This is a predicted structure of a 251-nucleotide part of an RNA (large-subunit ribosomal RNA, domain VI) from Centruroides sculpturatus.
Context: one part of a larger RNA
RNA sequence: CGUUGGAGUGUUGAGAAAAGCUGUUCCUAGUACGAGAGGACCGGAACGGACGUACCACUAGUGUUCCAGUUGUCCCGCCCGGGGCAUAGCUGGGUAGCUAAGUACGGAAAGGAUAACCGCUGAAGGCAUCUAAGCGGGAAGCCUCUUUCAAGAUGAGCACUCCUUGAAAUUCCUUAUGGACUAUGAGGUUGAUAGGCUGGGUGUUUAAGUAUGGUGACAUAUUGAGCUAACCAGUACUAAUAAUUGAAAAA
Repeated sequence: CGUUGGAGUGUUGAGAAAAGCUGUUCCUAGUACGAGAGGACCGGAACGGACGUACCACUAGUGUUCCAGUUGUCCCGCCCGGGGCAUAGCUGGGUAGCUAAGUACGGAAAGGAUAACCGCUGAAGGCAUCUAAGCGGGAAGCCUCUUUCAAGAUGAGCACUCCUUGAAAUUCCUUAUGGACUAUGAGGUUGAUAGGCUGGGUGUUUAAGUAUGGUGACAUAUUGAGCUAACCAGUACUAAUAAUUGAAAAA
RNA backbone atom coordinates (compact mmCIF):
# COMPACT_ATOMS: atom_id res chain seq x y z
C1' C A 1 0.00 0.00 0.00
C1' G A 2 -3.80 -3.55 -0.94
C1' U A 3 -7.92 -6.56 0.91
C1' U A 4 -13.38 -0.93 -1.09
C1' G A 5 -15.82 2.90 6.09
C1' G A 6 -12.75 2.31 10.67
C1' A A 7 -11.48 -1.06 14.79
C1' G A 8 -11.29 -5.56 18.00
C1' U A 9 -11.73 -10.80 18.97
C1' G A 10 -12.11 -15.73 17.26
C1' U A 11 -11.60 -19.01 13.31
C1' U A 12 -11.28 -22.07 8.10
C1' G A 13 -6.92 -24.01 5.72
C1' A A 14 -4.96 -23.41 -0.27
C1' G A 15 0.00 -23.95 0.67
C1' A A 16 4.76 -24.60 3.28
C1' A A 17 7.88 -26.76 6.96
C1' A A 18 9.02 -30.37 10.88
C1' A A 19 8.90 -35.37 12.55
C1' G A 20 9.80 -40.38 10.59
C1' C A 21 15.58 -44.11 13.83
C1' U A 22 16.81 -48.45 16.45
C1' G A 23 18.71 -52.30 20.18
C1' U A 24 18.41 -55.78 24.23
C1' U A 25 15.66 -58.82 27.55
C1' C A 26 11.23 -61.51 29.01
C1' C A 27 6.42 -64.19 27.95
C1' U A 28 4.21 -67.23 24.23
C1' A A 29 8.08 -71.61 24.46
C1' G A 30 12.67 -74.80 25.15
C1' U A 31 6.68 -75.00 22.01
C1' A A 32 6.40 -75.83 16.18
C1' C A 33 10.58 -77.95 13.51
C1' G A 34 14.82 -81.28 14.11
C1' A A 35 18.04 -87.97 15.10
C1' G A 36 20.59 -84.54 17.85
C1' A A 37 23.00 -80.03 18.18
C1' G A 38 20.07 -76.33 18.02
C1' G A 39 15.72 -73.47 17.77
C1' A A 40 11.49 -70.09 15.58
C1' C A 41 7.15 -67.38 12.67
C1' C A 42 2.76 -64.91 14.61
C1' G A 43 1.31 -62.19 19.01
C1' G A 44 2.27 -59.53 23.82
C1' A A 45 5.34 -56.78 27.51
C1' A A 46 9.52 -54.30 29.86
C1' C A 47 14.05 -51.59 29.78
C1' G A 48 17.52 -48.82 26.82
C1' G A 49 20.86 -46.00 22.96
C1' A A 50 21.18 -41.96 19.69
C1' C A 51 18.20 -37.84 18.01
C1' G A 52 14.58 -33.90 18.82
C1' U A 53 11.27 -30.29 21.57
C1' A A 54 10.19 -27.70 26.01
C1' C A 55 11.56 -26.24 30.89
C1' C A 56 14.63 -24.81 35.52
C1' A A 57 10.93 -27.81 40.83
C1' C A 58 15.46 -31.40 41.51
C1' U A 59 21.24 -32.34 40.48
C1' A A 60 24.85 -29.08 38.76
C1' G A 61 27.67 -25.03 35.76
C1' U A 62 28.05 -19.79 35.09
C1' G A 63 26.78 -15.67 37.71
C1' U A 64 33.42 -9.21 36.41
C1' U A 65 26.53 -5.32 39.92
C1' C A 66 25.70 -10.38 46.41
C1' C A 67 28.42 -12.17 51.02
C1' A A 68 32.84 -13.67 53.39
C1' G A 69 38.24 -14.76 53.98
C1' U A 70 43.11 -13.22 52.64
C1' U A 71 48.42 -11.23 50.35
C1' G A 72 51.33 -6.88 48.70
C1' U A 73 51.17 -1.73 48.25
C1' C A 74 49.12 3.45 48.23
C1' C A 75 45.56 6.56 50.59
C1' C A 76 41.57 8.34 54.29
C1' G A 77 46.74 12.22 59.96
C1' C A 78 47.53 7.62 63.53
C1' C A 79 44.71 3.13 66.15
C1' C A 80 40.18 1.01 64.83
C1' G A 81 37.37 0.79 60.57
C1' G A 82 37.41 1.48 55.40
C1' G A 83 38.68 2.76 50.00
C1' G A 84 41.93 2.27 45.27
C1' C A 85 45.28 -0.99 42.35
C1' A A 86 47.33 -5.76 41.53
C1' U A 87 43.54 -11.10 35.68
C1' A A 88 37.26 -9.94 39.11
C1' G A 89 44.46 -9.37 42.87
C1' C A 90 43.71 -14.34 44.79
C1' U A 91 40.40 -17.84 47.42
C1' G A 92 35.46 -20.09 49.30
C1' G A 93 30.34 -19.83 48.36
C1' G A 94 26.13 -17.81 45.63
C1' U A 95 20.16 -14.86 43.96
C1' A A 96 17.75 -13.90 39.20
C1' G A 97 18.63 -15.05 34.28
C1' C A 98 20.95 -18.32 30.83
C1' U A 99 22.37 -23.40 30.43
C1' A A 100 23.09 -29.44 30.45
C1' A A 101 25.38 -33.40 32.28
C1' G A 102 19.40 -32.25 34.97
C1' U A 103 13.76 -32.90 34.38
C1' A A 104 9.42 -33.93 31.29
C1' C A 105 7.75 -35.48 26.70
C1' G A 106 8.04 -37.38 21.35
C1' G A 107 8.74 -41.22 17.03
C1' A A 108 3.07 -44.28 17.96
C1' A A 109 -1.65 -46.25 16.54
C1' A A 110 -4.82 -46.02 12.25
C1' G A 111 -6.93 -45.33 7.08
C1' G A 112 -6.28 -45.14 1.55
C1' A A 113 -3.73 -46.08 -3.13
C1' U A 114 0.53 -48.84 -4.52
C1' A A 115 6.13 -51.27 -5.75
C1' A A 116 8.63 -55.85 -6.15
C1' C A 117 6.04 -60.04 -5.16
C1' C A 118 1.81 -63.59 -3.82
C1' G A 119 -3.16 -64.86 -5.45
C1' C A 120 -8.88 -65.61 -7.23
C1' U A 121 -11.79 -66.08 -11.43
C1' G A 122 -10.58 -66.17 -16.65
C1' A A 123 -10.34 -66.16 -22.14
C1' A A 124 -7.59 -65.05 -26.68
C1' G A 125 -5.54 -70.48 -27.44
C1' G A 126 -11.94 -76.61 -25.64
C1' C A 127 -5.94 -77.28 -21.98
C1' A A 128 -2.93 -74.05 -19.26
C1' U A 129 -2.27 -69.01 -17.68
C1' C A 130 -2.30 -63.45 -11.50
C1' U A 131 -4.46 -60.27 -17.02
C1' A A 132 -6.37 -59.39 -21.86
C1' A A 133 -12.18 -57.67 -19.13
C1' G A 134 -12.88 -58.20 -13.68
C1' C A 135 -11.46 -58.93 -8.21
C1' G A 136 -8.01 -59.52 -3.70
C1' G A 137 -3.33 -59.30 -0.59
C1' G A 138 1.22 -56.62 -0.19
C1' A A 139 6.61 -51.98 2.25
C1' A A 140 10.55 -48.08 7.09
C1' G A 141 8.53 -45.87 0.81
C1' C A 142 3.60 -42.37 -1.49
C1' C A 143 -1.25 -39.62 0.17
C1' U A 144 -3.75 -38.74 4.86
C1' C A 145 -3.48 -39.00 10.19
C1' U A 146 0.59 -35.94 14.33
C1' U A 147 3.22 -30.88 15.33
C1' U A 148 4.30 -25.69 13.68
C1' C A 149 3.47 -21.45 10.37
C1' A A 150 -0.26 -19.93 7.30
C1' A A 151 -5.98 -15.35 3.66
C1' G A 152 -0.44 -10.58 -0.17
C1' A A 153 -4.60 -17.87 -0.85
C1' U A 154 -4.43 -10.06 -5.06
C1' G A 155 -8.88 -16.37 -5.60
C1' A A 156 -6.71 -11.12 -0.27
C1' G A 157 -11.97 -16.19 2.88
C1' C A 158 -15.68 -16.83 7.31
C1' A A 159 -18.25 -15.55 12.16
C1' C A 160 -19.30 -12.24 16.16
C1' U A 161 -18.82 -7.48 18.62
C1' C A 162 -17.93 -2.03 18.88
C1' C A 163 -17.95 2.90 16.46
C1' U A 164 -19.15 10.61 14.51
C1' U A 165 -23.83 10.09 21.29
C1' G A 166 -15.99 9.66 18.85
C1' A A 167 -14.70 3.28 18.22
C1' A A 168 -9.76 3.54 17.81
C1' A A 169 -4.88 5.37 17.03
C1' U A 170 -0.40 8.45 17.15
C1' U A 171 3.71 11.81 18.68
C1' C A 172 5.70 11.89 23.53
C1' C A 173 6.71 9.60 28.35
C1' U A 174 7.48 5.06 32.34
C1' U A 175 9.14 0.50 30.56
C1' A A 176 9.98 -5.57 29.71
C1' U A 177 9.01 -12.21 29.52
C1' G A 178 10.65 -7.95 23.90
C1' G A 179 14.74 -5.70 21.41
C1' A A 180 20.83 -3.48 17.02
C1' C A 181 17.28 0.48 15.22
C1' U A 182 12.39 -0.45 14.36
C1' A A 183 8.68 -3.60 15.79
C1' U A 184 5.86 -6.26 19.78
C1' G A 185 3.94 -6.47 24.89
C1' A A 186 2.63 -3.89 29.84
C1' G A 187 1.30 1.06 31.40
C1' G A 188 0.64 6.74 31.42
C1' U A 189 -2.70 9.79 37.82
C1' U A 190 -9.93 6.77 36.85
C1' G A 191 -2.19 4.75 37.56
C1' A A 192 1.53 -0.33 40.55
C1' U A 193 4.74 0.89 34.22
C1' A A 194 9.87 1.70 36.12
C1' G A 195 12.73 3.57 40.20
C1' G A 196 12.59 4.37 45.49
C1' C A 197 10.77 2.72 50.26
C1' U A 198 8.64 -1.25 53.49
C1' G A 199 7.99 -6.44 54.30
C1' G A 200 9.32 -11.33 52.70
C1' G A 201 12.48 -14.74 50.24
C1' U A 202 17.40 -16.18 48.78
C1' G A 203 22.66 -16.02 49.52
C1' U A 204 26.73 -15.29 52.76
C1' U A 205 28.12 -16.87 57.67
C1' U A 206 28.04 -14.54 63.56
C1' A A 207 28.89 -7.07 61.07
C1' A A 208 30.38 -2.50 63.53
C1' G A 209 30.59 -0.75 68.41
C1' U A 210 30.99 -2.16 73.41
C1' A A 211 32.12 -5.52 77.44
C1' U A 212 34.94 -9.62 79.46
C1' G A 213 39.29 -13.02 79.29
C1' G A 214 44.40 -13.36 77.50
C1' U A 215 51.45 -10.42 77.77
C1' G A 216 49.81 -11.22 72.78
C1' A A 217 48.11 -13.26 68.11
C1' C A 218 43.12 -13.83 69.36
C1' A A 219 38.72 -15.82 71.79
C1' U A 220 33.81 -15.27 73.99
C1' A A 221 29.13 -12.50 74.74
C1' U A 222 25.80 -9.02 72.76
C1' U A 223 24.27 -12.31 67.70
C1' G A 224 21.88 -16.83 63.20
C1' A A 225 24.26 -10.96 63.79
C1' G A 226 25.14 -7.62 59.76
C1' C A 227 24.86 -7.04 54.71
C1' U A 228 22.15 -8.95 50.60
C1' A A 229 21.98 -8.04 42.43
C1' A A 230 18.38 -9.30 38.54
C1' C A 231 13.34 -12.71 42.88
C1' C A 232 7.88 -12.24 45.32
C1' A A 233 4.41 -8.81 47.27
C1' G A 234 2.68 -4.13 49.24
C1' U A 235 3.03 1.17 49.06
C1' A A 236 1.92 7.00 44.72
C1' C A 237 7.41 9.13 47.66
C1' U A 238 9.77 10.24 42.31
C1' A A 239 8.90 9.97 37.02
C1' A A 240 4.76 8.56 33.28
C1' U A 241 3.97 16.36 31.76
C1' A A 242 1.47 18.08 27.78
C1' A A 243 -0.94 17.63 23.16
C1' U A 244 -2.87 15.73 18.57
C1' U A 245 -5.17 12.77 14.82
C1' G A 246 -9.42 10.13 13.76
C1' A A 247 -13.61 6.45 9.90
C1' A A 248 -18.33 4.91 5.10
C1' A A 249 -23.42 5.59 4.96
C1' A A 250 -27.07 8.18 7.50
C1' A A 251 -28.21 12.58 10.20
The RNAcentral record of the full RNA draws on SILVA.
Lineage of the source: Eukaryota > Opisthokonta > Buthoidea > Buthidae > Centruroides.